Transfer RNA from Candidatus Uhrbacteria bacterium GW2011_GWC2_41_11, 84 nucleotides, folded computationally. The sequence was found in a public genome assembly. The source organism's lineage runs through Bacteria, Bacteria candidate phyla and Candidatus Uhriibacteriota.
RNA sequence: GCCGGGAUGGCGGAAUUGGUAUACGCGCGGGACUCAAAAUCCCGUGGGCGCAAGUCCUUGAGGGUUCGAGUCCCUCUCCCGGCA
Repeated sequence: GCCGGGAUGGCGGAAUUGGUAUACGCGCGGGACUCAAAAUCCCGUGGGCGCAAGUCCUUGAGGGUUCGAGUCCCUCUCCCGGCA
């Protein structure tokens, strides 16, 4: 230098037909059980602002297409692999 794959809440990781982003697990908060704890079970849990109702934002960064983008197109950054 060329080719391929990847980057999503605090962490792992889904969402591949373009149509509710964050399913599920871990962790965390609360509760049950227990003399107490462990294990197990139940409820909640992306972020900001707000007393609340609510509102705004968020898929590595920046643009583009579209009524609508994690998903398609372009440029760039970083990581993994291959070729030279």